[in-house]
Context: one part of a larger RNA
RNA sequence: GAUGAACGCUAGCGACAGGCUUAACACAUGCAAGUCGAGGGGCAGCAUAAUGAGCAGCAAUGCUUAGGGUGGCGACCGGCGCACGGGUGCGUAACACGUAUGCAACUAACCUAUCGGUGGGGUAUAGCCCGGCGAAAGUCGGAUUAAUCCCCCAUAACACAGGGGUCCUGCAUGGGACUAUUUGUUAAAGGAGCAAUCCGCCGGUAGACAGGCAUGCGUUCCAUUAGGUAGUUGGUAGGGUAACGGCCUACCAAGCCAUCGAUGGAUAGGGGUUCUGAGAGGAAGGUCCCCCACACUGGUACUGAGACACGGACCAGACUCCUACGGGAGGCAGCAGUGAGGAAUAUUGGUCAAUGGUCGAGAGACUGAACCAGCCAAGUCGCGUGCAGGAUGACGGCCCUAUGGGUUGUAAACUGCUUUUAGACGGGAAUAAGGAAUGGCACGUGUGCCAUUGUGAAUGUACCGUCGGAAUAAGCAUCGGCUAACUCCGUGCCAGCAGCCGCGGUAAUACGGAGGAUGCGAGCGUUAUCC
Repeated sequence: GAUGAACGCUAGCGACAGGCUUAACACAUGCAAGUCGAGGGGCAGCAUAAUGAGCAGCAAUGCUUAGGGUGGCGACCGGCGCACGGGUGCGUAACACGUAUGCAACUAACCUAUCGGUGGGGUAUAGCCCGGCGAAAGUCGGAUUAAUCCCCCAUAACACAGGGGUCCUGCAUGGGACUAUUUGUUAAAGGAGCAAUCCGCCGGUAGACAGGCAUGCGUUCCAUUAGGUAGUUGGUAGGGUAACGGCCUACCAAGCCAUCGAUGGAUAGGGGUUCUGAGAGGAAGGUCCCCCACACUGGUACUGAGACACGGACCAGACUCCUACGGGAGGCAGCAGUGAGGAAUAUUGGUCAAUGGUCGAGAGACUGAACCAGCCAAGUCGCGUGCAGGAUGACGGCCCUAUGGGUUGUAAACUGCUUUUAGACGGGAAUAAGGAAUGGCACGUGUGCCAUUGUGAAUGUACCGUCGGAAUAAGCAUCGGCUAACUCCGUGCCAGCAGCCGCGGUAAUACGGAGGAUGCGAGCGUUAUCC
């Protein structure tokens, strides 16, 4: 000098940043991923029209009921999302990360551009209904039904696979182009609207974004760890993968790594960066950004463009809970919050207004991402606790050489002034807002322009004005030397101090108190750690 700090004393305000470093310990409760009715069958609940029935009434009318016709919509089928965003640092000394290359060995949903296509048919299933079992979680059987669900046929290439030909090219395995050269294989879905049209669907090519893989170099300590290795090292063939590869299998060979530190052990997420230092270096990796790993512990795959998947599935284990004892349920290292551990670390808050994300044609819905607010001197910065005048240098305190003097000290009183801040009252829908919806106009037909309408959590906040009145606001540590700042009293090697040297045994500037002084100041000291 620094800190994600803690402790002691003290404490007025604001802005901006920060806040479990320990038990990857266990978790009550709520919320954190949904959305689309313009894909579908439907109708549990809400609203509502025609119509029918019943009751009251002379009638008008009122009430009840039936009524998927309409708005919409619980549950269900289907699509997209849930692989993002958010958390943590257990593991990992490794192509994990950083940097530089390569893939002639690869993928790619949504998006952009572009070339083509979208013909015909079929039977299932959830829901609803009926029935059975179960305490529950749930589950089984029957009947019936829809789709952008599933299946079959057709069509088909600049796609894929196989054969032939011509040409170009690379460091190697090889790669590319063309072909009126041929054979084979593979696709689709509709919806809204009166319509125009729009949104979709299928196949190909190119791009973008994003990933996968390989390699050079760098990447802690221990030799009181010296030998390690049988899928081990290489080859052939096959399997597997999006793709290369002992990645896996069979066979063959006997290799491969190592004192330039293999193997083993310990420790540890890596980087941008941060702290310190003149630098070289040393130390750290909290907040923010990038990458990796993990999601109660271990394992496995399924779905999918993408996972071996935090709020998905299955199995095993530990733990907790429910139970009718037969059987079931769960996973905060998401946001709050609880217990425990600890010197120690916050609210079971508000809003989707903005930014962004998912879904949707859109309106919009969801969003503990995010934006805000709350708590904490835990940090940095800013502001204040008044300013000017005022000497018989008052009173009081302290000290002395004591009728007196010094100091506290212009300090106070007193006089004049100001009102930041605090308080009261009032203004303030300011800014953060661009877009959106509706209507109109124009044309290039989905864009532009104009008008209108409503949209703010923070917030009656920031800020501004008025009012009265110095009013509402100073402490902490030190004073022997290092080191800025000295005297008196008490104590008497006691009580105590102390970072080092060292103080204290009767005049202690070193202990305790007082007065004074010095330093910093809403903080000041102590402790811990790094340079």